[in-house]
RNA sequence: GCGGCUGUGGUGAAAUUGGUAGACACGCACGGUUCAGGUCCGUGUGGGGGAAACCCCUUGGAGGUUCGAGUCCUCUCAGCCGCA
Numbered sequence: 001g002c003g004g005c006u007g008u009g010g011u012g013a014a015a016u017u018g019g020u021a022g023a024c025a026c027g028c029a030c031g032g033u034u035c036a037g038g039u040c041c042g043u044g045u046g047g048g049g050g051a052a053a054c055c056c057c058u059u060g061g062a063g064g065u066u067c068g069a070g071u072c073c074u075c076u077c078a079g080c081c082g083c084a
Stems, first nucleotide, its partner, number of pairs: 001083007010026003019067001027045006046057004060076005
């Protein structure tokens, strides 16, 4: 230099092939159980604003197509694999 694969909350990951992003698990917070801790059980848990209702933003980054993009197209960054 050329080709391929991967990139999604704090972590591992899912999204049925363009139609509510984050299911599920872990972790964390609060509560229950316990003399106490662990285990176990319940509720909550992406970010910002707001008293609340609710609103806005978010799939490595920037554009494009589309009524609608994590998914398709272009460029780009990072990691891994292969070829030279």